[in-house]
Context: one part of a larger RNA
RNA sequence: GAUUGAACGCUGGCGGUAUGCUUAAUACAUGCAAGUCGAACGGUAACAGCAGAGCUUGCUCUGGCUGACGAGUGGCGGACGGGUGAGUAAUAUAUGAGAAUUUGCCUAGCAGUGGGGGACAACCCGAGGAAACUCGGGCUAAUACCGCAUAUUCCUUACGGGGGAAAGCAGGGGAUCUUCGGACCUUGUGCUGUUAGAUGAGCUCAUAUCCGAUUAGCUAGUUGGUAGGGUAAAGGCCUACCAAGGCGACGAUCGGUAGCUGGUCUGAGAGGAUGAUCAGCCACACUGGGACUGAGACACGGCCCAGACUCCUACGGGAGGCAGCAGUAGGGAAUAUUGGACAAUGGGCGCAAGCCUGAUCCAGCAAUACCGCGUGUGUGAAGAAGGCCUGAGGGUUGUAAAGCACUUUCAGGAGAGAAGAAAAGCUUAAGGUUAAUACCCUUGAGUCUUGACGUUACCUCCAGAAGAAGCACCGGCUAACUCUGUGCCAGCAGCCGCGGUAAUACAGAGGGUGCGAGCGUUAAUC
Repeated sequence: GAUUGAACGCUGGCGGUAUGCUUAAUACAUGCAAGUCGAACGGUAACAGCAGAGCUUGCUCUGGCUGACGAGUGGCGGACGGGUGAGUAAUAUAUGAGAAUUUGCCUAGCAGUGGGGGACAACCCGAGGAAACUCGGGCUAAUACCGCAUAUUCCUUACGGGGGAAAGCAGGGGAUCUUCGGACCUUGUGCUGUUAGAUGAGCUCAUAUCCGAUUAGCUAGUUGGUAGGGUAAAGGCCUACCAAGGCGACGAUCGGUAGCUGGUCUGAGAGGAUGAUCAGCCACACUGGGACUGAGACACGGCCCAGACUCCUACGGGAGGCAGCAGUAGGGAAUAUUGGACAAUGGGCGCAAGCCUGAUCCAGCAAUACCGCGUGUGUGAAGAAGGCCUGAGGGUUGUAAAGCACUUUCAGGAGAGAAGAAAAGCUUAAGGUUAAUACCCUUGAGUCUUGACGUUACCUCCAGAAGAAGCACCGGCUAACUCUGUGCCAGCAGCCGCGGUAAUACAGAGGGUGCGAGCGUUAAUC
């Protein structure tokens, strides 16, 4: 000199853009943060409509009939998104190679989607318990569950053979049939098997990745082989047997410290330091262990066990996990609101309408940082008054002020006013599909709306210099000097050093210098 996720002191007008627990991975009150689908299903607790009944004439009852939908079965999603950096020095990360794998949803291709069965919730009845909840009996549906058939491909094989699927739902309809439910046709979407792709994930190898030798030897599943098991998959990953190997001064092992990278800061560079925000990867979710489900987890807001802690209890037993967003206590020099909205972007579910979304977008707080603007402009010598200095003449503050003439950024008041909105819905035209002018899909036209921010940005008008300057320093380094007080005292100080009676070095004042909504100090890095 540059820099910072900074803090402290004094001061403080506005706006834009960023950033904001670096400490206790300490403990957490309260609210919210993951649901959704009735176009899978049986149904009807609540709300609304409709129909019927009763009548006291505006109420009661009944009916899943309709819109919808609590609880329940079932599907998909809760493995993403969000947080934190404790652990980890290599099961990690970065870069580059690779073979023995898997991949829900998505895309493309091929082949199918036939025919049966028995249950369990909800519900009803009963029982236990303080509660959490649990148990028994009975009824019932499905895209829930289980056989049978079929198998181009698929798996397996001793090449003879053997094994293995599925589910429907919704819209529309001219004939024909009909038990008036529908069959049947068609469209869409599902479902099953399989082949490719895409995406994601698992695995292997090489190289690189901090300090210590006052850590020199380490290793028995250890190193390799054979056989088997296990896994989606290679492999001591595991087991039995056999051999005696494997690593190490090119630093093994041990100990300490640490998430890694793109990057960031500095520097002419080489390098040094660092890893906040943003992006990629990894690890963790009160502590330790374990598996279940699933395409994917050994799962932050799932389950089981143990432990510590907190809470409830009828003492028998139960409940909980903010390193999600706010917020509280504590720790600390120190770090924000228990805000708004799903309008946009994205995600989950759904045919869709839509619902959910503390992701996200916004607003609030903080000079924490960077950038921009303002606090007036011109004129004005009687060089006013006052202050300070004085050699007492004067000098300086100083065109500074006052006065006169103007302007109105920003803030204030009033008005006008974009863009962020494209879709979806409805009507309609053409094309596709089809037996079809239905339905559905694609494209176009018209129409109708949808904004948290928001008193938005921007613009216009109004009033009036009006509301807006401080901080540090002045002995040398280092830009800037005098007076008074003090008297090795009080004090200053980054280094040299000042202060013991004329201190440009302490304290105050006048003047000056530097930066300026900031200025100084402290800490840290180059």

Small-subunit ribosomal RNA, 5' domain from a Thiotrichaceae bacterium, 526 nucleotides, folded computationally. Its mean pLDDT, the model's own confidence on a scale to 100, is 86. Rfam family: Bacterial small subunit ribosomal RNA. It was read from a public genome assembly.